[in-house]
Context: one part of a larger RNA
RNA sequence: CUGGGCGUAAAGGGCAUCUAGGCGGUGUAUUAAGUCCUGCGUGAAAGCUCCCGGCUCAAUUGGGAGAGCGCGUGGGAGACUGGUGCGCUAGAGACUCGGAGAGGGGUGUGGAAUUCCCGGUGGAGUGGUGAAAUGCGUUGAGAUCGGGAGGAACACCAGUGGCGAAGGCGGCACCCUGGCCGAGUUCUGACGCUGAAGUGCGACAGCGUGGGGAGCAAACGGGAUUAGAUACCCCGGUAGUCCACGCCGUAAACGAUGACAACUAGGUGUCGGGGGUCUAAGGACGCUCGGUACCGCAGCCAACGCGUUAAGUUGUCCGCCUGGGGAGUACGGCCGCAAGGCUAAAACUC
Numbered sequence: 001c002u003g004g005g006c007g008u009a010a011a012g013g014g015c016a017u018c019u020a021g022g023c024g025g026u027g028u029a030u031u032a033a034g035u036c037c038u039g040c041g042u043g044a045a046a047g048c049u050c051c052c053g054g055c056u057c058a059a060u061u062g063g064g065a066g067a068g069c070g071c072g073u074g075g076g077a078g079a080c081u082g083g084u085g086c087g088c089u090a091g092a093g094a095c096u097c098g099g100a101g102a103g104g105g106g107u108g109u110g111g112a113a114u115u116c117c118c119g120g121u122g123g124a125g126u127g128g129u130g131a132a133a134u135g136c137g138u139u140g141a142g143a144u145c146g147g148g149a150g151g152a153a154c155a156c157c158a159g160u161g162g163c164g165a166a167g168g169c170g171g172c173a174c175c176c177u178g179g180c181c182g183a184g185u186u187c188u189g190a191c192g193c194u195g196a197a198g199u200g201c202g203a204c205a206g207c208g209u210g211g212g213g214a215g216c217a218a219a220c221g222g223g224a225u226u227a228g229a230u231a232c233c234c235c236g237g238u239a240g241u242c243c244a245c246g247c248c249g250u251a252a253a254c255g256a257u258g259a260c261a262a263c264u265a266g267g268u269g270u271c272g273g274g275g276g277u278c279u280a281a282g283g284a285c286g287c288u289c290g291g292u293a294c295c296g297c298a299g300c301c302a303a304c305g306c307g308u309u310a311a312g313u314u315g316u317c318c319g320c321c322u323g324g325g326g327a328g329u330a331c332g333g334c335c336g337c338a339a340g341g342c343u344a345a346a347a348c349u350c
Base pairs, nucleotide, nucleotide: 003322004321005320006319007304008303012318014201015200016199017198021194022193023192025088026087027086028085029084030083031082033081034080035077036076037075038074039073040072041071042070048066049065050063051062053060091191092188093187094186095184096183097182098181099180103177104176105175106174107173108172109171110154115149116148117147118146119145120144121143125136126135162169163168206247207246208245209244210243211242215241216240220236221235222234223233258317259316260315261314262313263312266295267294268293269292270291271290272289273288274287276285277284278283299306300305323350324349325348332343333342334341335340
């Protein structure tokens, strides 16, 4: 330097953004670094290869050419890659006009329900289970009516529906704010793709400080079950769940499928736009762009399956794998308040 791979066998980084680097649309001119042709120089000897001698060979001696095709230098070519100049508009971006949306942050606000408190009615149970018991209740529970407090979550709408890079996002109103789609084709003129590091975001649980605490509920206590029951079931119940700020940085962070681009039969549904034909209208039909879901041709696949949202056919760049255990561990380093995270072996063993 090189092979084969990564949906489920080992293997796609949780996601994004960006630096270096790698890669890069189209026309023309130029340059000649890469590239190609050619001359010269050099590439010691031995060895390799060919021939001769030699002893039966080998070893070995001598001679020649080739090879070692590399480097240096001169001349030339100009397609391709690169450099430079001038252009282009199909990539990318901007602009104008519309559009959908649980995208993000903040401030308010609404009703239902649970719980608790106060009051009225009422009078013996209630609750819970497979059955029970613990529990609650004559100091009046449960039920029911009225009033009040407080916290959390937002029934129906609701949908293989929508939005977001991922994590994720769901009452309503307002304020601030990101992205996306369509139509127009007015502008810039390759401004692009990927992306080691770096940086940011990142469910749940957990941690720090302060608040909050209705319901639920690790731990814990009790009742059952059981041979036992450190469980499953029941009655309670604290962290926590909620808010602010700061950490943590993990996951079956999953489509177990990296990003971008191009190409390759169709059918059905659905969401968001645009334009068209028909209709008095409601609406119907078909076209087109973007998303999403199912089925399926070719092709692919070990099979399952994938199949224009590819796991098909290709290109560019990044990440990763290389038998099982030891082990995602030890040691070291970096990060963290800690819990721990990241990086990551070996002996030994099968």
The part of an RNA shown here (small-subunit ribosomal RNA, central domain) has 350 nucleotides and comes from an uncultured bacterium. Model confidence (mean pLDDT): 88 of 100.